FMN riboswitch aptamer (RFN element) from uncultured Roseburia sp., 146 nucleotides, folded computationally. Of the family's consensus pairs, 100% are formed in the model.

RNA sequence: UUCUUCGGGGCAGGGUGAUACGAUAACGUAGAUUCCCGACCGACGGUGAUCUGACAGUAUAUAUUUGCCAGAAAGUCCGUGACCUGCGAGAGCAGCUGAUCCGGUGUGAAUCCGGAACCGACAGUAUAGUCUGGAUGAGAGAAGAA
Numbered sequence: 001u002u003c004u005u006c007g008g009g010g011c012a013g014g015g016u017g018a019u020a021c022g023a024u025a026a027c028g029u030a031g032a033u034u035c036c037c038g039a040c041c042g043a044c045g046g047u048g049a050u051c052u053g054a055c056a057g058u059a060u061a062u063a064u065u066u067g068c069c070a071g072a073a074a075g076u077c078c079g080u081g082a083c084c085u086g087c088g089a090g091a092g093c094a095g096c097u098g099a100u101c102c103g104g105u106g107u108g109a110a111u112c113c114g115g116a117a118c119c120g121a122c123a124g125u126a127u128a129g130u131c132u133g134g135a136u137g138a139g140a141g142a143a144g145a146a
Base pairs, nucleotide, nucleotide: 001146002145003144004143005142006141013037014036015035019030020029021028022027039130040129041120042119043080044079045078046077050072051071052070053069055067056066057065075118076117084095085094086093087092100116101115102114103113104112122133123132124131
């Protein structure tokens, strides 16, 4: 450099009743995964004091410790991607892009342990992180081959 493959999860259970249909005196049936209570979910790379394993060294049945390598480990830390907006014939470029505290341990915690919170594109529809749709798409990136 080229090619191939892979590359996102989720409303259990209960309540209400906009609205529709039937009957019209009462009423009956259907009716929200969107509302309310509650339940559930977490893309990719990095970092990471935690965990696992291999190897080497030192005392040694075994265990401990040191070194080194590999793997796993954050929705809310650092960055990336999708969506959306503008421009462009197009390739693409630019913009936009959510959310965390408290306690514990410790030299040190944004990552460990415990607790309590919070966040989630666009279009459709009864107001949607979870339904349907653009999408058998795109894609950060991962693995492999030449």
The organism belongs to Roseburia, within Bacteria.
The prediction has a mean pLDDT of 81.